[in-house]
A computed fold for a 475-nucleotide part of an RNA from Streptococcus mutans, annotated as small-subunit ribosomal RNA, 3' major domain. It matches the Rfam family "Bacterial small subunit ribosomal RNA". Its mean pLDDT, the model's own confidence on a scale to 100, is 82.
Context: one part of a larger RNA
């Protein structure tokens, strides 16, 4: 010097506490052990593995398995030899890769060849999602957005090594002021970036009856005032004021302001820890394969099911259910694309089709909400799981294994043990909406908006972490 204490002192953090809604009990959906299986590819393993990698397994993805099938090879350079093709089509084998016929006839040329491509052939090589994350590079998770980790010179100590970094206050912060044998500095903080709240201002095929005129309808004419869209600005700094404090740093008021002390929110992760995760994005050392652990096809399989675990959805109802009218949004997408309008059908969806490569068209009349009906407390007009018929879409193809409609039938479940999570405000908690992946499939995950709470006395005590301090059979 550090760890480390059921040691001390000081602080903090949705850590406890005050609440407010969950999970744990069903059904279902999804991951996971474990079992089973010819195969249920393979990795993640306490917080930091388990709706994780996978932003989407019916083929394909696919790494697994059977079963056929070829061995210079599905790919890549290089050598020799032969042909002018090849690509598509057409016959035609078979499951299919694949084998058999045929049609198909390219470029520059000094006509020698040269490029190029496919067939043979010989070996170098090709491959390998085999292993090894305990051989690495990159990435990336943790602690933790925690306030911290260090260095020069200086001085002190025989020295390992101390001080600076302690102290007295303070801050969200090793923020900052004061004090000190220290003096300064770097990598973290904070600001410099994005957005979000207010307001000039520049600019109007979006918006306006604001004011004219016209009109079903900003659809027109007029105009850019308001909104909106995006550029350049201006705004907040403890700047002014009282008070506190040590006349200092700050703290507490109040004023003016849209915003008040970091305004919210993001993005940014210090020296390090955990031989953490990743050799299956990538890359690579070294070790195996090399008529196979490489490469193709076909069909299962990854979807299995006595049973345990996490992670969500739906309820269990009357703050609710059913029907009827009715209102008001942002973020986004769109040409193999969104797809108005029309008229079919009870619907899924289908015919015909305008518009729009987008502030223009359309997805797209959001849904909770509010007005008015009807159900009266039951396993019910609540729940919708399962199953039976019937039909729809996508796609070479929905049996194994896809997702909507209708029509009938209606399982468990009456608020959930022991224990456990989330969240301090526009949050929770409730509501629908876009979107990526994507032929097709979303209760998952990234995002929007709507409604919109309730509590913190206060730090004794769980958990976790930061600074001084003691203690030590640990390093």
């Nucleotide at each position: 010097u550090g760890a480390c204490g059921g040691g001390g002192g000081c602080c903090c953090g949705c850590a406890c506490a005050a609440g407010c809604g969950g999970u744990g009990g069903a059904g279902c959906a999804u991951g996971u052990g474990g079992u089973u299986u010819a195969a249920u590819u393979c990795g993640a393993a306490g917080c930091a593995a388990c709706g994780c990698g996978a932003a989407g397994a019916a083929c394909c993805u696919u790494a697994c398995c059977a079963c056929g099938u070829g061995u210079u090879g599905a790919c890549a350079u290089c050598c020799c030899g032969a042909u002018g093709c090849u690509a598509u089509u057409c016959u035609a084998u078979g499951a299919g890769a694949u084998a058999c016929g045929a049609a198909g006839u390219a470029u520059c040329u000094u006509c020698g060849g040269u490029a190029c491509a496919u067939c043979g052939g010989a070996g170098a090589c090709a491959c390998g999602u085999g292993g090894u994350g305990c051989a690495u590079g990159g990435u990336u998770g943790u602690c933790g957005u925690c306030a911290g980790c260090u260095c020069g010179u200086g001085u002190c100590g025989u020295g390992a090594g101390a001080u600076g970094u302690u102290g007295g206050g303070u801050u969200a912060a090793g923020u900052c002021c004061c004090g000190c044998a220290a003096c300064g500095a770097g990598c973290g903080c904070a600001a410099c970036c994005c957005u979000u709240a207010u307001u000039g201002u520049u600019a109007g095929u979006a918006g306006c009856c604001a004011u004219c005129a016209u009109u079903a309808u900003g659809a027109u004419g007029c105009g850019c005032a308001c909104u909106c869209u995006a550029g350049c600005g201006a705004g907040a700094c403890u700047g002014g004021c009282g008070c506190u404090a040590a006349u200092a740093a700050u703290c507490c008021g109040g004023a003016g302001g849209a915003a008040g002390g970091u305004g919210g929110c993001g993005a940014u992760g210090a020296c390090g820890u955990c031989a953490a995760a990743u050799c299956a994005u990538c890359a690579u050392g070294c070790c195996c394969c090399u008529u196979a652990u490489g490469a193709c096809c076909u069909g299962g399989g990854c979807u299995a099911c006595a049973c345990a675990c996490g992670u969500g959805c739906u309820a269990c109802a009357a703050u609710g259910g059913u029907c009827g009218g009715u209102a008001c949004a942002a973020c986004g997408a769109g040409u193999u694309g969104c797809g108005a309008g029309c008229g079919c059908g009870u619907g899924a969806c289908g015919g015909c089709a305008a518009g729009c490569u987008a502030u223009a068209c359309u997805c797209u009349g959001a849904a909770a909400g509010c007005c008015g009906a009807u159900c009266u407390c039951a396993g019910u007009u609540g729940c919708g799981a399962u199953u039976g018929g019937a039909g729809g879409c996508u796609g070479c193809a929905a049996c194994u294994c896809g997702c909507g409609u209708c029509c009938a039938a209606g399982a468990a479940g009456u608020c959930g043990g022991a224990a456990u999570c989330g969240c301090u405000a526009g949050u929770a908690a409730u509501c629908g909406c876009g979107g990526a992946u994507c032929a097709g499939c979303a209760c998952g995950c990234c995002g929007c908006g709507g409604u919109g709470a309730a509590u913190a006395c206060g730090u004794u005590c769980c958990c976790g972490g930061g600074c001084c301090u003691u203690g030590u059979a640990c390093a």